[in-house]
Context: one part of a larger RNA
C1' cells in the first nucleotide's frame, strides 16, 4: 500500500412534544420503614381543580380610575403519575486533534559561567627593559657593542577552533569524511571534584545554552482544557423534499428571529388559472406646459469699440447679450401627457391540486451561470450589485465534436414493439447523393470592426440616344489679343481683376502636361466614321480587401463537399431522448364496493376450564352464536414514483435476557463447496467436506448493535 481485528448521538437528573398505559376531579408518592423476595406501608411534598392586581385585597370576576366611559388579563377548553420515541438545557455529551494556562516536582554525567584542585603546549624565529662595558659630557641625556631574555610578539606540529570548495543527504554518521584554513604562553586548552533551576539559571549578548527539545526544559497532575476550525460517523427499502434570502450581531466561513422542507392536528375551496366588473400607479414611450440644460434666427434692457464731444447728451456698430419671441433638441433626481405588463378589491366558471392557523423535527443563511430590465465599470471582464425568469445547484437521457448554468426533455422496474422533441438524413454515423426556384465563385461557407472597392444578382429613378446617343478612330479646336493689372518677364496656364465681341459646324480670355517667357501637346465644344444601346443617383441579396503567434494541418469534429454535402424560400418523407404510447410488473396517496371467502380488534349473549372473593359476582383464556365499525384484509377506478441537506415511514442482520417450543457425539456453531428463494437489508428446505459441543424458531424485553475512507489505532504480509 493490502488483508484482518477495534473504531464515533452514550447515560443521568430537568423540562418539552408526541405514542402508549394506569387512575380520573383527581393524579402521584420522597427520603424512610417493614419484608428472604414480589411487593407493602409510608401523604411531608410536587402537579391539576380560578383567576386578577406590584400589594392590602377583591373573586368569575379583577385591575387601572371619579366612573355604570373603555381597555388589559381571566371567565368555556381534563388533569396526573408510568414506559417508548424526538428533539432540548445541565453535565466531556458524536468522536479524534491544538498551539497553550496552572500546580507539585525531577534535571547543569549535554551545555553556559563560577569555584577548589590537577595536567597539558614538540621545534624553530625576533631580541624589550634591566645589567656589563667602550665611546660621549662639567655631569648628564645619548650612541656601539656585549650581555640579558621580554611579548594576549612570529613560523609551526600535539591541543583547541571551523574560513573555504568537494563529497555525503532512505548518510559509514540524527552535523561527517578528504583537501586547503584560524589560534597554538594565552581572555589558552583540559581532567576530576563542587555550585548556580524554568519567568528561573547562565550569557565577551546569537533569544544563544540549560541532557539530540528553549521568545520560557523536562516529568505527572488540574483534563476528557478549549477549538464559531479541519477530517471521519458503520445496513436496507419507501413517501416527501429545501436554502445559499430579510433584519439584528466585536458580526461578516458562527449565531438569534422571519422566510423557503417536512411530520400531526383542526378548517373545509379559503389556493391558483381564466373570464367580467371595479380600483390606484407614474415605468416604457413621448412632450417641453413647469424645473434647468441646449442649436441657429428675429427683436431688445444693458454692456464693449468707434465717431462726436469742456460736460450732459447723441450718432454708429459683421462686437458680447439678459428678457421676450420663432424654428429645432436633451433630462435618473423635469412632466401639460402616458401605456403593455404586474398588483388589489368583488362576482362567476374551471380545478381535487392546493391555501391557511397551531404544534414537533429539521436543513439554509459562502450561490453559479443564461435571458430581459437598471446601477457601478471603459454601453471592459468567465467583473460586481440589485429586479425578473429560467436551468445547474439537488437532474440522469437525448443535441451544442468534446462541455455543471445553452437548447429539447423531468430517468419507479422490465420489453429484440410503436410516435415524436430539440437537432439532423454524401461516408465516419441512424436517416434525402429529396423536390421546385432562386443566390455564392470566396472553400464565403468554416472566427472579426471602422474604412475602402467598375465583384455580382435584383429594385426603384433619373440624364443621353436610329434627327445617330457612349467607347474608339479621321478632322476641326479660331480671330480681336501678348485682354487689363501685376512683373526682369506672365503671351489661356505665377497672381489680381474683368470674363466681352466676332467668325462659325464648333472653339473657354481657357481642363491638365509643358516654356525663363513664348512654342509645343492636350482638355472642353464640334463635323465625319461606326450603328444599339449608354451614364448617374438610391435601396436591397450574397460575396472582396481590411486579417499577424507561438510542438504540427488546427477557425467545418474528420473525410470531403461548388446548379452542393454552402446559403435564401417553400415543400414532402424520414432519422432522432429515460418524453408520449403500447403490453407486463410493483409501490404510494385517494376515492368506491365487499360480513361473504377466511380472520383479527371491539360490544352483547352462552358454554367449558382457572384465578380472586362474602360463590349474586368481577377478571382471565378457549370455543360457538349474533351484532357495530371500514382499522388490519379482499376487489376494483383514478393520480403520482429524479433527488443534495434535511423531515417522515417500514424492515434486515448482531449479541444477550425472560416465557414457550424444538434440533445435537446416528455430530451443535463455525468455516469451505454444491443448490435455491425474496422488492432490499438478507434468507434457506437439502446435499457433500472440515469441524468436535453447543445451537435454533417465535414472542416480548435490553443494547459495547452493522465500516471503505477520520496523513484513524493494532496486528499480519
Nucleotide at each position: 500500500g493490502c488483508c484482518g481485528g477495534c473504531g464515533a448521538g452514550u447515560u443521568g437528573c430537568g423540562a418539552u412534544g408526541c405514542g402508549u398505559g394506569g387512575c380520573g376531579a383527581g393524579g402521584u408518592u420522597a427520603a424512610g420503614g417493614c419484608g428472604u423476595g414480589a411487593g407493602c406501608c409510608g401523604u411531608a411534598g410536587c402537579c391539576g381543580u380560578a383567576g386578577c392586581g406590584a400589594a392590602a385585597g377583591c373573586g368569575a370576576g379583577u385591575c387601572c380610575g371619579a366612573a355604570a366611559c373603555g381597555g388589559g388579563c381571566g371567565u368555556c377548553c381534563a388533569g396526573u403519575c408510568g414506559c417508548g420515541c424526538g428533539a432540548c438545557g445541565c453535565a466531556g455529551a458524536c468522536c479524534c486533534g491544538a498551539a497553550g494556562c496552572c500546580g507539585a516536582g525531577u534535571g547543569a554525567u549535554c551545555u553556559a559561567c563560577c569555584c577548589a584542585u590537577g595536567g597539558g603546549c614538540a621545534g624553530g624565529u625576533u631580541g624589550a627593559a634591566g645589567c656589563g662595558u667602550g665611546g660621549g659630557u662639567a655631569a648628564g641625556a645619548c650612541c656601539g657593542c656585549g650581555u640579558g631574555g621580554a611579548g594576549g610578539a612570529c613560523c609551526g606540529a600535539a591541543c583547541c577552533g571551523a574560513c573555504u570548495c568537494g563529497g555525503g543527504u532512505u548518510g559509514a554518521a540524527a552535523a561527517c569524511c578528504g583537501g586547503g584554513c584560524g589560534g597554538a604562553u594565552g581572555a589558552c586548552c583540559u581532567g576530576u571534584g563542587g555550585g548556580u533551576a524554568g519567568g528561573g539559571g547562565u550569557g565577551a549578548a546569537a533569544g544563544g545554552c540549560c541532557a539530540a527539545u528553549c521568545a520560557a526544559a523536562c516529568u505527572c497532575g488540574g483534563u476528557g482544557a478549549u477549538a464559531g476550525c479541519u477530517g471521519g460517523u458503520u445496513c436496507u427499502c419507501c413517501c416527501c423534499g429545501a436554502a445559499a434570502u430579510g433584519c439584528a450581531u466585536u458580526u461578516g466561513g458562527g449565531u438569534g428571529c422571519a422566510g423557503c422542507c417536512u411530520c400531526g392536528u383542526g378548517u373545509g375551496u379559503u389556493c391558483c388559472g381564466c373570464c367580467g366588473c371595479g380600483g390606484g400607479g407614474g415605468u416604457a414611450g413621448a412632450g417641453c406646459a413647469c424645473u434647468g440644460c441646449u442649436u441657429g434666427g428675429g427683436c431688445u434692457a444693458g454692456g464693449g469699440g468707434c465717431c462726436c464731444u469742456a460736460c450732459a447728451a447723441g450718432g454708429u456698430u459683421a462686437c458680447c447679450g439678459a428678457a421676450c419671441u420663432c424654428a429645432g433638441g436633451c433630462a435618473a433626481a423635469c412632466u401639460c401627457c402616458g401605456a403593455a405588463u404586474a398588483c388589489c378589491g368583488c362576482g362567476g366558471c374551471g380545478c381535487c391540486a392546493a391555501g391557511c392557523a397551531c404544534g414537533g423535527g429539521a436543513g439554509u443563511g459562502a450561490g453559479a451561470c443564461u435571458g430581459c430590465g437598471a446601477g457601478c465599470g471603459a454601453u471592459a471582464a468567465g467583473g460586481u450589485c440589485c429586479g425578473u425568469a429560467g436551468u445547474c445547484g439537488a437532474g440522469a437521457g437525448g443535441g451544442a465534436a468534446a462541455c455543471a448554468g445553452c437548447c429539447c426533455a423531468g430517468a419507479c422496474c422490465g420489453c429484440c414493439a410503436g410516435c415524436u422533441a430539440a437537432g439532423g438524413u454524401c461516408c465516419c454515423u441512424a436517416a434525402g447523393g429529396g423536390c421546385g426556384c432562386g443566390c455564392u465563385a470566396a472553400g464565403u461557407g468554416g472566427g472579426a470592426a471602422a474604412c475602402g472597392a467598375u465583384g455580382u444578382c435584383c429594385a426603384a429613378u433619373u440624364g443621353c440616344c436610329c434627327a445617330g446617343a457612349c467607347a474608339g478612330c479621321c478632322a476641326g479646336g479660331a480671330g480681336g489679343u501678348u485682354g487689363g493689372c501685376u512683373u526682369a518677364g506672365a503671351a489661356g496656364c505665377a497672381g489680381c481683376c474683368a470674363u466681352c465681341c466676332u467668325u462659325g459646324a464648333a472653339a473657354g480670355a481657357g481642363u491638365g502636361c509643358g516654356u525663363a517667357a513664348c512654342a509645343g501637346c492636350u482638355c472642353a465644344c464640334u463635323g465625319g466614321u461606326c450603328g444599339a444601346g449608354u451614364g448617374g443617383u438610391u435601396g436591397g441579396g450574397c460575396g472582396c480587401g481590411g486579417a499577424a503567434a507561438a510542438u504540427g494541418u488546427a477557425a467545418c469534429g474528420g473525410g470531403g463537399c461548388u446548379c452542393a454535402a454552402g446559403c435564401g424560400c417553400g415543400u414532402c418523407a424520414c432519422c432522432g431522448a429515460a418524453g408520449c404510447u403500447g403490453c407486463g410488473g410493483g409501490a404510494u396517496c385517494u376515492c368506491c364496493u365487499c360480513a361473504c371467502a377466511a380472520g383479527c380488534c371491539g360490544g352483547c349473549g352462552c358454554a367449558u376450564g382457572g384465578u380472586g372473593g362474602g360463590u349474586g359476582c368481577a377478571c382471565c383464556a378457549u370455543g360457538c352464536g349474533u351484532c357495530c365499525a371500514a382499522g388490519c384484509g379482499a376487489g376494483g377506478g383514478g393520480a403520482u414514483c429524479g433527488g443534495u441537506a434535511g423531515g417522515g415511514g417500514a424492515g434486515c442482520a448482531u449479541c444477550g435476557u425472560c416465557a414457550c417450543g424444538c434440533g445435537a457425539g446416528u455430530g451443535a456453531a463455525g468455516c469451505g463447496g454444491c443448490g435455491g428463494c425474496g422488492g432490499a437489508a438478507g434468507c434457506c428446505a437439502g446435499c457433500c467436506g472440515u469441524g468436535g459441543a453447543c445451537g435454533c424458531g417465535c414472542g416480548a424485553c435490553g443494547a459495547g448493535a452493522g465500516c471503505g475512507a477520520a496523513u484513524g489505532c493494532c496486528g499480519g504480509c
The part of an RNA shown here (large-subunit ribosomal RNA, domain II) has 717 nucleotides and comes from an Actinomycetota bacterium. The coordinates come from a structure-prediction model, not an experiment, and the mean pLDDT is 85. RNAcentral holds the full RNA, with entries from ENA.